[in-house]
RNA sequence: GCGUGCAACUGGGGUCGGUGAAAUUCCGAGCCGGCGGUGACAGUCCGCGACCCGAUGGCAGCCAGUCAUCGGUGGACCAGGUGAAACUCCUGGACCGACGGUGAGAGUCCGGAAGGGAAGUCGCACGC
Repeated sequence: GCGUGCAACUGGGGUCGGUGAAAUUCCGAGCCGGCGGUGACAGUCCGCGACCCGAUGGCAGCCAGUCAUCGGUGGACCAGGUGAAACUCCUGGACCGACGGUGAGAGUCCGGAAGGGAAGUCGCACGC
């Protein structure tokens, strides 16, 4: 340094005002952006995770569920400039954002969630 196994820790952010009987949901103006990769830094390029759907198998079997694997689905960007190189930087303009709930329609409120997870850090053991 690499590989395998085990353990621990870390691992998502964002609002005010106006109208109104009622809206942090409409209107106005803001604010937010998981993880890995990418000749140079990414919410919008490539991929992953979550939510959602299904199949197979196990556990359970009172209601139901739950775990693993696999598959499906899964939003959005242009122009100019610099440069060897940038849909990643600078300038300018734009766009996207699950599901359920909520006297009125939600990226931002409440909830599943003190959950889960892509992944990251460090340590121990064995081997090369």

A computed fold for a 128-nucleotide RNA from Marmoricola endophyticus, annotated as FMN riboswitch aptamer (RFN element). The model forms 100% of the base pairs in the Rfam consensus. The organism belongs to Marmoricola, within Bacteria. Rfam family: FMN riboswitch aptamer (RFN element). Rfam describes the family as follows. The RFN element is a highly conserved domain that is found frequently in the 5'-untranslated regions of prokaryotic mRNAs that encode for flavin mononucleotide (FMN) biosynthesis and transport proteins. A reference for the family is Winkler et al. (2002), "An mRNA structure that controls gene expression by binding FMN", Proc Natl Acad Sci U S A. Model confidence (mean pLDDT): 85 of 100.